[in-house]
RNA sequence: GGGCCGUUAGCUCAACUGGCAGAGCAAAGGACUUUUAAUCCUUGGGUUCUGGGUUCGAUCCCCAGGCGGCCCA
Numbered sequence: 001g002g003g004c005c006g007u008u009a010g011c012u013c014a015a016c017u018g019g020c021a022g023a024g025c026a027a028a029g030g031a032c033u034u035u036u037a038a039u040c041c042u043u044g045g046g047u048u049c050u051g052g053g054u055u056c057g058a059u060c061c062c063c064a065g066g067c068g069g070c071c072c073a
Stems, first nucleotide, its partner, number of pairs: 001072007010025004019056001027043005049065005
């Protein structure tokens, strides 16, 4: 320098063919009894990496860039 993959909640990851952004863990509140804690219930938490483009509508498609990983030179 070139190619490919990834980037979504605090963490790990989903989201079909473009049509209401979700789960587990963690956090907060509550219940319970087996009390360094476990179990159960409820709740909050999002600039979907950034900037443009296409579209009635973009996490998803197109362009450029950032960051991480792998391969080639």

A computed fold for a 73-nucleotide RNA from a Pseudonocardiaceae bacterium, annotated as transfer RNA.
It matches the Rfam family "tRNA". By type it is a transfer RNA.
The sequence was found in a public genome assembly.